[in-house]
């Protein structure tokens, strides 16, 4: 130093749910909780897929939302054997 990786340590995130508060909503915040996560970190670039709204009611458009749907891009922590 690189690959691969473990049932090691340390530390990290946090679903369902309950309370608050935001949003028309999908959802998001924050506070308790853990289902799970090795990128369950960041980024709406490709699809998906969920709301609102347009519209000739067909295709479709626009405009959020999702990073815990996938996929890409980017950064990264420990290191037994």
């Nucleotide at each position: 130093u690189a690959g691969u990786u473990a049932u090691a340590a340390g530390g990290g995130c946090a679903a369902a749910c309950c309370c608050g508060c935001c949003g028309c909503g999908a959802g998001g915040c924050g506070g308790g909780g853990a289902c799970g996560c090795a990128a369950a970190g960041c980024c709406a670039c490709g699809g998906g897929u969920c709301a609102g709204g347009c519209c000739c009611c067909g295709a479709g458009c626009c405009u959020g939302a999702u990073a815990g749907c996938c996929g890409g891009g980017u950064u990264a922590c420990c290191a037994a054997a």